[in-house]
RNA sequence: UAUCAAGAGCGCGACGAGGGACUGGCCCUAUGACUCGCCGGCAACCAGUGCAAUUGCACAAGGUGCCAAUUCCAGCCUGAGAUUUCAGGAAAGAUA
Numbered sequence: 001u002a003u004c005a006a007g008a009g010c011g012c013g014a015c016g017a018g019g020g021a022c023u024g025g026c027c028c029u030a031u032g033a034c035u036c037g038c039c040g041g042c043a044a045c046c047a048g049u050g051c052a053a054u055u056g057c058a059c060a061a062g063g064u065g066c067c068a069a070u071u072c073c074a075g076c077c078u079g080a081g082a083u084u085u086c087a088g089g090a091a092a093g094a095u096a
Stems, first nucleotide, its partner, number of pairs: 001096004009039001011038004018028003022075004040067003045063002048059004071092001076089005
């Protein structure tokens, strides 16, 4: 600086109680979560190739990333409504 509303595994093996960053909520989890290895897949940020040749489009064998829930929702501010709500923008976080 850019992106975060889309997309992709009820796979096999190991481990064995926590996990979803933090706080609150809510949720996942012995019908084995989380994590690790293998395999599979998504995507197209970087590199690469082709077409155009600034921007861009396509491909996907490389480097990352990702494959429950919008970044699960909210945490601060603004506006509307007001009973519990809705919309927008920040902050924080993640990835490049």
Molecule: SAM riboswitch aptamer (S box leader)
Organism: soil metagenome